[in-house]
RNA sequence: UGUCUGUCACAAGCGCCAGCGCCCCCGCGGCUUCGCGGGGGACAACGAGGUGGGGGGAGAAUCGAGAUUUUUCGGCGGAUGCCCCUCCGUACCGCUCCAGGUGCGUAACACAGCCGACAAACACGCGGGCGACCGCGGAACAAAGGGGCUGUGGCUGGAGAAC
Numbered sequence: 001u002g003u004c005u006g007u008c009a010c011a012a013g014c015g016c017c018a019g020c021g022c023c024c025c026c027g028c029g030g031c032u033u034c035g036c037g038g039g040g041g042a043c044a045a046c047g048a049g050g051u052g053g054g055g056g057g058a059g060a061a062u063c064g065a066g067a068u069u070u071u072u073c074g075g076c077g078g079a080u081g082c083c084c085c086u087c088c089g090u091a092c093c094g095c096u097c098c099a100g101g102u103g104c105g106u107a108a109c110a111c112a113g114c115c116g117a118c119a120a121a122c123a124c125g126c127g128g129g130c131g132a133c134c135g136c137g138g139a140a141c142a143a144a145g146g147g148g149c150u151g152u153g154g155c156u157g158g159a160g161a162a163c
Stems, first nucleotide, its partner, number of pairs: 014077004019073001022041008046064003053087005065072001088105005095160006109153007124137005
């Protein structure tokens, strides 16, 4: 110094870098601009929502914002949506309990309409770097989901209480 293994810490729209493209230096050719080779470097998805009852499996989705002659390209790892299994809980038969069914997850159904709220990057300012670019500050602006209201719809059997 490398590899393997183990442990701890850190992140969860998160981490990483080897491709394309980009920047700088050197050499060669061409001669402003380009090409090739070598070396070094920068970038590589902007937030929202989602972990949210427990366990397991598979796997990588939803929403807008910016940009617009590679769309935030390409790759690796991880991962909270959705899906499957299981246990628990909850809603749905006027009430209670039990069994099953279906939806859901403690604010514990689905669909539709209406209402209202919520972001970061970018721009801009300051600072750093020869540069690609980076750090800090940062007005404004979203959709989905969730929330509130309204409407429609929301199973079967058994036992019991009350009338």

This is a predicted structure of a 163-nucleotide RNA (glmS glucosamine-6-phosphate activated ribozyme aptamer). Of the family's consensus pairs, 88% are formed in the model. It matches the Rfam family "glmS glucosamine-6-phosphate activated ribozyme aptamer". Its family is annotated with catalytic activity and regulation of gene expression in the Gene Ontology.